This is a predicted structure of a 98-nucleotide RNA (THF (Tetrahydrofolate) riboswitch aptamer). Of the family's consensus pairs, 83% are formed in the model.
[in-house]
RNA sequence: CGCAGAGUAGAGGCCUGCGCGUUAAGUGCCGUUCCGACGGGGAGUUGCGGGACGGACGAAAAGCACCGCUUGCGGUGCAGGCUUCGCAUCCCGCUGCU
Numbered sequence: 001c002g003c004a005g006a007g008u009a010g011a012g013g014c015c016u017g018c019g020c021g022u023u024a025a026g027u028g029c030c031g032u033u034c035c036g037a038c039g040g041g042g043a044g045u046u047g048c049g050g051g052a053c054g055g056a057c058g059a060a061a062a063g064c065a066c067c068g069c070u071u072g073c074g075g076u077g078c079a080g081g082c083u084u085c086g087c088a089u090c091c092c093g094c095u096g097c098u
Base pairs, nucleotide, nucleotide: 002097003096004095005094010085011084012083013082014081015080016079017078018077019076020074021073022072029055030054031053032052033051034050035049036048040092041091042090043089061071062070063069064068
C1' cells in the first nucleotide's frame, strides 16, 4: 500500500413495575421556528431526536361496598430487563491477514 473486521450515540419489538388520561390530555399526522445527538479523533446531510407555537383528524367504557376503588381501554408517560437493528456519508485512527 491492499483486503477483511470490530466498536457508539441512538431507534424498534416484547415483558415487568409505577404513573397519566378516559370531564380526552397523550400518541400518531402537517406547518413554522429553535436546539441537540450522530463509532477513538475531525467534518457532517435533504437523514435522526427534542422544545415552543399553530393547524387538521380523533377514542371504550363497564362494574361496585362510589371523598373513590376494581376490571378494561389508549398507536399513553417514565424506569428496568431481554432482544433486533445500528457510525447517511467522507478523512484519519484501531484489530487481523498480506
The prediction has a mean pLDDT of 80. It was read from a public genome assembly, where an Rfam model found it.